[in-house]
Context: one part of a larger RNA
Molecule: small-subunit ribosomal RNA, 5' domain
Organism: metagenome
RNA sequence: UAUGCUUGUCUUAAAGAUUAAGCCAUGCAUGUCUAAGUAUAAACAUUUAUACUGUGAAACUGCGGAUGGCUCAUUAAAUCAGUUAUAGUUUAUUUGAUAGUACCUUACUACUUGGAUAACCGUAGUAAUUCUAGAGCUAAUACAUGCAAAAUACCCCGACUUCGGAAGGGGUGCAUUUAUUAGAUACAAAACCACUGCGGUCGCCGCAAGGUGGCCGGUUUAUGUGGAUUCAAAAUAACUAAGCGAAUCGCAUGGUCUUUGUACCGGCGAUGCUUCAUUCAAAUUUCUGCCCUAUCAACUUUUGAUGGUAGUGUAGUGGACUACCAUGGUUGUAACGGGUGACGGAGAAUUAGGGUUCGAUUCCGGAGAGGGAGCCUGAGAAAUGGCUACCACUUCCAAGGAAGGCAGCAGGCGCGCAAAUUACCCAAUUCCGAUACGGAGAGGUAGUGACAAUAAAUAACAAUACGGGUCCCGACAAGGGUCUCGUAAUUGGAAUGAGUACAAUUUAAAUCCCUUAACAAGGAACAAUUGGAGGGCAAGUCUGGUGCAGCAGCCGCGGUAAUUCCAGCUCCAAUAGCGUAUAUU
Numbered sequence: 001u002a003u004g005c006u007u008g009u010c011u012u013a014a015a016g017a018u019u020a021a022g023c024c025a026u027g028c029a030u031g032u033c034u035a036a037g038u039a040u041a042a043a044c045a046u047u048u049a050u051a052c053u054g055u056g057a058a059a060c061u062g063c064g065g066a067u068g069g070c071u072c073a074u075u076a077a078a079u080c081a082g083u084u085a086u087a088g089u090u091u092a093u094u095u096g097a098u099a100g101u102a103c104c105u106u107a108c109u110a111c112u113u114g115g116a117u118a119a120c121c122g123u124a125g126u127a128a129u130u131c132u133a134g135a136g137c138u139a140a141u142a143c144a145u146g147c148a149a150a151a152u153a154c155c156c157c158g159a160c161u162u163c164g165g166a167a168g169g170g171g172u173g174c175a176u177u178u179a180u181u182a183g184a185u186a187c188a189a190a191a192c193c194a195c196u197g198c199g200g201u202c203g204c205c206g207c208a209a210g211g212u213g214g215c216c217g218g219u220u221u222a223u224g225u226g227g228a229u230u231c232a233a234a235a236u237a238a239c240u241a242a243g244c245g246a247a248u249c250g251c252a253u254g255g256u257c258u259u260u261g262u263a264c265c266g267g268c269g270a271u272g273c274u275u276c277a278u279u280c281a282a283a284u285u286u287c288u289g290c291c292c293u294a295u296c297a298a299c300u301u302u303u304g305a306u307g308g309u310a311g312u313g314u315a316g317u318g319g320a321c322u323a324c325c326a327u328g329g330u331u332g333u334a335a336c337g338g339g340u341g342a343c344g345g346a347g348a349a350u351u352a353g354g355g356u357u358c359g360a361u362u363c364c365g366g367a368g369a370g371g372g373a374g375c376c377u378g379a380g381a382a383a384u385g386g387c388u389a390c391c392a393c394u395u396c397c398a399a400g401g402a403a404g405g406c407a408g409c410a411g412g413c414g415c416g417c418a419a420a421u422u423a424c425c426c427a428a429u430u431c432c433g434a435u436a437c438g439g440a441g442a443g444g445u446a447g448u449g450a451c452a453a454u455a456a457a458u459a460a461c462a463a464u465a466c467g468g469g470u471c472c473c474g475a476c477a478a479g480g481g482u483c484u485c486g487u488a489a490u491u492g493g494a495a496u497g498a499g500u501a502c503a504a505u506u507u508a509a510a511u512c513c514c515u516u517a518a519c520a521a522g523g524a525a526c527a528a529u530u531g532g533a534g535g536g537c538a539a540g541u542c543u544g545g546u547g548c549a550g551c552a553g554c555c556g557c558g559g560u561a562a563u564u565c566c567a568g569c570u571c572c573a574a575u576a577g578c579g580u581a582u583a584u585u
Base pairs, nucleotide, nucleotide: 001581002580003579004578005577009455011453012452015448016415022413023412024411026410027409028408031063032062037060038059043055044054045053061434070368071367072366080289081288082287085284086283089282090281095277096276097275109247113144114143120136123133124132125131153172154171155170156169157168160165173244174243175240177238178237179236180235181234198217199216200215201214202213203212204211205210224231246271248270249269250268251267254265255264256263257261291339292338293337298330299329300328305327306326307325308324309323310322311321312320343365344364345363347358348357349356350355370391371390373388374387375386393404394403395402396401421446423445424444425443429442430440431439432438461492462491463490464488465487466486467485468484469483471481472480473479499519500518501516503515529574530573531572532571533570534555535554540569542568543567544566545565550557551556
């Protein structure tokens, strides 16, 4: 694991893995809206609703649909486990930071620009589909277009110049690509010159501030993190059909005045956006480790096998791919090949220790959705409850065409030794969404359920009768008493739940349990079974039948007194369970 017989209660509870990753009728399993994207429904509701009231079908837009659930076919250094790395990369969301620079040129939309389209209305096609076409409207946080805002500083050019300077002009946001610069540091001696800055001092100009010339003196001065970088951060010159720098929404409505202007200023949120970090991850990656097999001993390399250089490609590393070179790489420490009723692990059973066997299965990782392959969208998929072919199956058809993918939950067929209801619910746990409100066969709840596991009824007590036993009186006898054990077609009242059931509780609603009125026990019931009784191995030398039939794991039993067969009686073992088969220790 299956099966046979039996089955009263309570709690928990596995369950179409093994065989066919075989095939599937039907239904459901992924949708989603707030004050806050878009409402003229010719929908509803009230009435302050004449631009806009509220609710709001539909539809556009946004997000999700890459999670979850299922299965184990593949797969043997692959997956996986422990352990590393990313200085070799991407990351929607979350959370924290983060942006005054746009026009290139002067009569211009910046109090707000442009053109569509759905829903809607109507006209149509087809046997048919979640098929569509044509005409007519109308929105945006859809799709596009596109202004504006301080001061300083710095760089380049530079008319002019008393050579001390300098009017003026141009450029400088973040991001992208390329090139360059710096991003310091082993230790040390001597000498010289000039400049700049600082301090002192002396002249000249000057009211002063300061400007300018000479002399003397000593000090010199900046560089982040890390073990490590071509790192971070910075600078310069260019680069960019196509990045960003808000024409968005809600709720409050207030303040200012030399100017009362449809002026200026202003709060709290929502959504969105660039870059950096963070989080959630992902993708590669280091080291070590896997079952049987030599009736597998050599394998790999033209068509990448091993390495180098350069490129292509990628989010990024890499023979991942391409070009050009080199000739390597693995192997008796078992390569390569074959098998596996092989997804890996955490784990399970057994075991004195060492071990052996199992692990489809609820947690982690992987893989797959009939078989292969390819792709779109997207932060994320080589997605299948997405698409496109082919193959194999399959459904509808008016025969022209059209549709499909349960290894989701139920359910059916088939297969088999072998496995449950086309039930109820989002109340809990969580997830998704624009979201406190919706959805979820995730999940929960019942039903089936002797897979397993837990507790534990089927009687207890007394009297009487009978039979023992210890002790006491008696003498150790007879007899009596006390305590106690058993037997009984005797008698007695007490106690209970199994079951039936008002009710409450339970629960989303119920059920069950736990509570609980009322009923409910005397043997013929409310009645325990399954196997055995020669040995192993607990328990009959009882009766009847058979002498064949049968039993018997093994040894054996049965040929006329059967301890073993078939029965009756009695007994033994385990007990709501026990036997049998198989696998395994």